[in-house]
RNA sequence: AAGUCAAUAAUUCAAUGGUAGAAUUUUCCACUCAUAAUGGAACUGUUGUAGGUUCGAUCCCUAUUUGACUUA
Repeated sequence: AAGUCAAUAAUUCAAUGGUAGAAUUUUCCACUCAUAAUGGAACUGUUGUAGGUUCGAUCCCUAUUUGACUUA
């Protein structure tokens, strides 16, 4: 210098254009003499950033940031 991949909740990861979910963590309640385990509920997100296409974008297109890798 060229190319490929990834970025989503506090963390690890899903979600084939139709209004983003699971597990863990945190808080509360139940259970217990008490704790743990278990069960129930709640809290969390400008989907890296900025534009564009579309009635509608995590998803498609462009640019860009960070990280990893490959080639020279």
This is a predicted structure of a 72-nucleotide RNA (transfer RNA) from Rhodomonas salina. The coordinates come from a structure-prediction model, not an experiment, and the mean pLDDT is 81. Its Rfam family is "tRNA". It is annotated as a transfer RNA.